Predicted 3D model of a 382-nucleotide RNA (Bacterial RNase P class A) from Granulosicoccus sp. The model forms 94% of the base pairs in the Rfam consensus. It matches the Rfam family "Bacterial RNase P class A". By type it is a ribozyme. The source organism's lineage runs through Bacteria, Pseudomonadati, Chromatiales, Granulosicoccaceae and Granulosicoccus.

RNA sequence: GGAGUUGGCCAGGUCAUCGCUGCCUGCUGCCGGCGAAUUGCGGGUAGGCAAGUGGAGGAAAGUCCGGGCUCCACAGGACAAGGCGCCAGGUAACACCUGGGGGGCGUGAGCCUACGGAAAGUGCAGCAGAGAGUAGACCGCCUAAGCAGUUCGUGGCAGCAAUGCCAUGGCCUGCCGGUAAGGGUGAAAGGGUGCGGUAAGAGCGCACCGCGUCGGUGGCAACAUUCGACGGCAUGGUAAACCCCGUCUGGAGCAAGACCAAAUAGAGGGACGUUGGCGUGGUCCGCGCUGUCCCCGGGUAGGUCGCUUGAGCGUCAUGGUGACAUGACGCCCAGAUGAAUGAUGACCCUAGACAGAACCCGGCUUAUGGCCAACUCCUUUU
Repeated sequence: GGAGUUGGCCAGGUCAUCGCUGCCUGCUGCCGGCGAAUUGCGGGUAGGCAAGUGGAGGAAAGUCCGGGCUCCACAGGACAAGGCGCCAGGUAACACCUGGGGGGCGUGAGCCUACGGAAAGUGCAGCAGAGAGUAGACCGCCUAAGCAGUUCGUGGCAGCAAUGCCAUGGCCUGCCGGUAAGGGUGAAAGGGUGCGGUAAGAGCGCACCGCGUCGGUGGCAACAUUCGACGGCAUGGUAAACCCCGUCUGGAGCAAGACCAAAUAGAGGGACGUUGGCGUGGUCCGCGCUGUCCCCGGGUAGGUCGCUUGAGCGUCAUGGUGACAUGACGCCCAGAUGAAUGAUGACCCUAGACAGAACCCGGCUUAUGGCCAACUCCUUUU
C1' cells in the first nucleotide's frame, strides 16, 4: 500500500424569524357553590392570550417470533392441530442471546449449521446402468465339480484290413456355472491398503487403518479419548416425506376494554287532568284534534380514561469467561386522534444515506451514509 474479519460509535452543526403540539405557571372569559353584599372566599372548564419547558428512529419499517396489559372461556384427563428439537446457562419469555460440543467452509482472522430417531412401521428415488437395497453377472476373469463336441495321445475289445466301439488323459470350443478383484453407469454400487489364500475371487484368513459395542479416564453435560477388551463389519440415502420420541401452546386483540353522557324515536313507572292545550267562530254553547310534566334503564353522537414511570435510562461498584445479575447515586426522555414534531433566511464544514411514533416492551429480518479500534492474509521498503 492492497484485500478482508470482528466489535463499537455517530446520524450535519449554530443563529434569527414565523408556525404546530403536550405539560406547567400567570392573566382573562364562561359555569356552579358559600356569603346580606362588593373589587370577597373556594372550585370547575373542551374558550382566549402571554411566558417557560419537552417534542421520532437505529431501524419508528416488515408485522415474522416471544411477553406484559385487557376482555371472553376454563374441575380434571385424553385426543386433534401447530411450533420447537446437540449440551449448559441467561431471561418475564422466546424460534432470541452467551459459552461450549459435533459437522462443514476459508491460507487465515473468522464464518455457517432445523444438529433428536432410518436397529418400530410405511413411502419415495428422474436419467443412466446388468443391478438402487434380504443387491447385481453387461464387459472382463475362471473352468476346480457337471454335460456336450473337435482334435492329439494311451489302453482294451471286434475285424484279414480300412475302420468301429469302450475306457482314460491333455489342449481348445460351447453349455451349465463360479466370481463383486478390474472396467463401465450413476449423486450414491453393501469399509480401505497390503499379504496370504483360491480354478478365479471374496473379511475367506491375517496385519494396519477405519467402524461399532462394552469398560476405564476427562468433562455438570453435549462429547472427547494417543487407554483396554471384544465384534469381521451387521441394518445404504431421504424424517424442511408420513411417522415415532421429547417438550411447549385456550381464543381474540387498544377499533382490547372501562367510565360520563346530549338530541330524536320507542318502551316502562309516577304525578296531574278529562274544568287542560290547539283549531273553528264576533262571543258562549257545541263540534273536531291532542294528553301535560317528571323519573328510571339502555346506550348513539360526543367526551374522559386506558396513554406512557417503564422487565426504563445514565454513571460507578461487586460477582461472572460471557449473555447477565445485584447494589448505590442521579435523571424523566413524544403521547397526537385529521392526527403535531415543520417552514424560511444566513453562516460553517468532512456537504449530510435509509427513512416518520399511534398500547408498551424484548428479539429477529430487511433498507442505509460515515467514523474508530482490534485482528488476519498478500505485497513493498528499512